Predicted 3D model of a 387-nucleotide RNA (Bacterial RNase P class A) from a Gemmatimonadota bacterium. It is recorded under the gene name rnpB. Rfam family: Bacterial RNase P class A. Rfam links the family to the GO terms tRNA processing, dimeric ribonuclease P complex and ribonuclease P activity. It is annotated as a ribozyme. Rfam describes the family as follows. Ribonuclease P (RNase P) is a ubiquitous endoribonuclease, found in archaea, bacteria and eukarya as well as chloroplasts and mitochondria. The sequence is in RNAcentral, with records from ENA. Lineage of the source: Bacteria > Pseudomonadati > Gemmatimonadota.
[in-house]
């Protein structure tokens, strides 16, 4: 310098002014309604998906079990977790590094399409070997001859064979040698596997030695078995205040309402037990208040730990809207792009444009996942060149 791996920080640039919006205190005026002044705070790394784990709230609950759900190498972290850290093992990568539902297949059941001879304690399709044969061919030996005999090859056919070919995701350990009619853990060496012992490690595990010819194939992301965990619903939880209208309960009750204010009159409703009207009570609705934001909190430092994280000290207060506030304009500076001028050049001056992505609180935290234009920092790996 180029290519890559892993982690972290930031994220509609910064500062100021003016106007506007939401919230919380303060001061002044006013009987009050309300008005005026001023201060402070005001979106995210994911506020998202609502997938896990919690706080909080209400409901349920003697104890135990069944069913169901979920998790599953080991150790640690944490309030907890299916999260995180470290370690082990397996796979991938040349490497930094990445990925892994990673308990059990001698408790039992099930499954394995297609292909293939055969798919579980299997299998003879091709190939290899081969007893036998009264068959065929060949030369040889014996015999005068017909013929007989052994050998080699072919053919037929019991059988042997799992080395080789072929099928398959998978074919009953692998490689090499011995052995054999041909073969085969049949025998041997090494590797693998199983059992035992020792060493090491908290453990998962790793290493070494000895023994055993090898028995025990795969699938649990099929049922199942083993072990751990788990009551349900959610801030539209829950609590408080509380209209109008209708209905409920109780009391009073002979009048009530309309015809412009009153009287007469007229009309309608009601008049012995409650169906008018009036008053009260209680439940629910609209609406309002609360829950509501100080919290497993943020920042900095010291110490412990490989680390996740923890302890202590100091310091800070940091949105609470409810159809939902968090915006706009201007100035200066900064960054980026394009052009022009000057300069050999690094660059300097100047004009114009530009400040981009995903997204947006709604009870609150811890995670995971997903989305995202761009900028910066640190560590490591590989390649190349130079010193």
């Nucleotide at each position: 310098c180029g290519g890559g791996u892993a982690g972290g920080a930031c994220g509609u640039g910064a500062u100021g002014a003016u106007c506007g919006c939401g919230g919380u205190g303060g001061g002044g005026g006013g009987c009050a309604a309300c008005c005026c002044c001023g201060a402070c705070c005001g979106a995210g790394g994911a506020a998202a998906g609502u997938c896990c784990g919690a706080g909080c709230u209400c409901c349920a609950c003697a104890g135990g079990g069944c069913a169901g759900a979920u998790c599953g190498c080991c150790a640690g972290g944490u309030a907890a977790c299916g999260c995180c850290u470290g370690g082990g093992c397996g796979c991938c990568g040349a490497g930094a590094g990445g990925c892994g539902a990673c308990g059990g297949a001698c408790a039992g059941g099930g499954c394995a399409a297609c292909a293939g001879a055969g798919a579980g304690c299997a299998g003879a399709c091709c190939g290899c070997c081969g007893a036998u044969g009264a068959c065929c061919u060949g030369g040889c030996g014996c015999g005068c001859a017909a013929g007989c005999g052994a050998c080699a090859g072919g053919c037929a056919c019991a059988g042997g064979u799992a080395a080789g070919g072929g099928u398959g995701a998978a074919a009953c350990g692998g490689u090499g040698g011995g052995g054999u009619a041909a073969g085969a853990g049949c025998c041997c060496a090494c590797c693998g596997c199983c059992c035992c012992u020792c060493g090491u490690g908290u453990a998962a595990g790793c290493g070494a030695g000895g023994g055993g010819g090898c028995a025990c194939g795969g699938u649990a992301a099929c049922c199942c078995c083993c072990g751990g965990u788990c009551g349900g619903a959610g801030c539209a939880a829950g609590g408080c205040c509380a209209a109008a209208u209708a209905g409920g309960c109780g009391g009073c009750g002979a009048g009530g309402u309309g015809c412009g204010g009153c009287c007469c009159g007229c009309a309608c409703c009601g008049u012995u037990a409650a169906c008018a009207g009036c008053c009260g009570c209680g439940g629910g609705u609209a609406g309002g208040c609360u829950g509501c934001u100080c919290g497993a909190g943020g920042u900095g430092g010291u110490c412990g730990g490989c680390g996740a994280c923890g302890a202590c000290c100091a310091u800070c207060c940091c949105a609470g809207a409810u159809a939902g506030a968090u915006g706009a304009u201007c100035a200066u500076c900064c960054g980026g792009g394009c052009g022009c001028a000057c300069g050999c050049g690094a660059g300097u001056g100047u004009g114009c444009c530009u400040g981009a992505a995903c997204a947006g609180a709604a009870c609150u935290c811890g995670g995971c996942u997903u989305a995202c234009g761009g900028u910066c920092c640190c560590a490591c790996c590989c390649g190349u060149g130079c010193c």